[in-house]
RNA sequence: UUUUAUCCAGAAAGGUGUAGGGAACAGGCCCAUUGACACCUUAGCAACCAAAAUAGAAUAUAACUAAAUAAGGUGCUACCUCCUGCCUCAAAUAGUUAAUGAGGAAAGAUAAGA
Numbered sequence: 001u002u003u004u005a006u007c008c009a010g011a012a013a014g015g016u017g018u019a020g021g022g023a024a025c026a027g028g029c030c031c032a033u034u035g036a037c038a039c040c041u042u043a044g045c046a047a048c049c050a051a052a053a054u055a056g057a058a059u060a061u062a063a064c065u066a067a068a069u070a071a072g073g074u075g076c077u078a079c080c081u082c083c084u085g086c087c088u089c090a091a092a093u094a095g096u097u098a099a100u101g102a103g104g105a106a107a108g109a110u111a112a113g114a
Base pairs, nucleotide, nucleotide: 001114002113003112004111005110006109007108012042013041014040015039016038020031021030022029025085026084027083028082043077044076045075048073049072054066055065056064081107086104087103088102089101090100
């Protein structure tokens, strides 16, 4: 870079350090000297990889669907990926825009592969 899957659930204490931080841009809303963000230690969450008893379907094997469990490899532990941005639809309106709701796209994050 690319492919596939997932992204309204869940899970914090201590230490170091200091002024910013929530990916980037814009608008909003928040977090932060009662010390955030980051890094380190410990703990935890989760179940992508891994493991696969057992159940379903099948004549049967493989493959498929569901799956207890959590030692290991990642990941994660404010806010829906904090919200909106682009497109379509819905209701409302004479029409348009804004706002609202639903779906999709784009961008991003994580995992597994190429």
The prediction has a mean pLDDT of 76. SAM riboswitch aptamer (S box leader) from a marine eukaryotic metagenome, 114 nucleotides, folded computationally. Its Rfam family is "SAM riboswitch aptamer (S box leader)". Its family is annotated with regulation of gene expression in the Gene Ontology.